This is a predicted structure of a 73-nucleotide RNA (transfer RNA) from Streptomyces aurantiacus. Its mean pLDDT, the model's own confidence on a scale to 100, is 81. Rfam family: tRNA. By type it is a transfer RNA. The source organism's lineage runs through Bacteria, Bacillati, Kitasatosporales, Streptomycetaceae and Streptomyces.
RNA sequence: GCCCCCAUAGCUCAGUUGGUAGAGCGUCUCCAUGGUAAGGAGAAGGUCAACGGUUCGAUUCCGCUUGGGGGCU
Numbered sequence: 001g002c003c004c005c006c007a008u009a010g011c012u013c014a015g016u017u018g019g020u021a022g023a024g025c026g027u028c029u030c031c032a033u034g035g036u037a038a039g040g041a042g043a044a045g046g047u048c049a050a051c052g053g054u055u056c057g058a059u060u061c062c063g064c065u066u067g068g069g070g071g072c073u
Base pairs, nucleotide, nucleotide: 001072002071003070004069005068006067007066010025011024012023013022019056027043028042029041030040031039049065051063052062053061
């Protein structure tokens, strides 16, 4: 220098051939117990890496940038 993959909740990861984004763990509240752990119920938490484009509508498609990983020279 060229090519490929990845970026989504605090962490690990799903997701939708474009239509208001989920799980597990964690956090908080409540139940329960003489008390704690385990258990049960509920809640909070996301500008889906940034910018632009297409579209009635973009986390998803296109371009570009940034960061991470890999391959070739």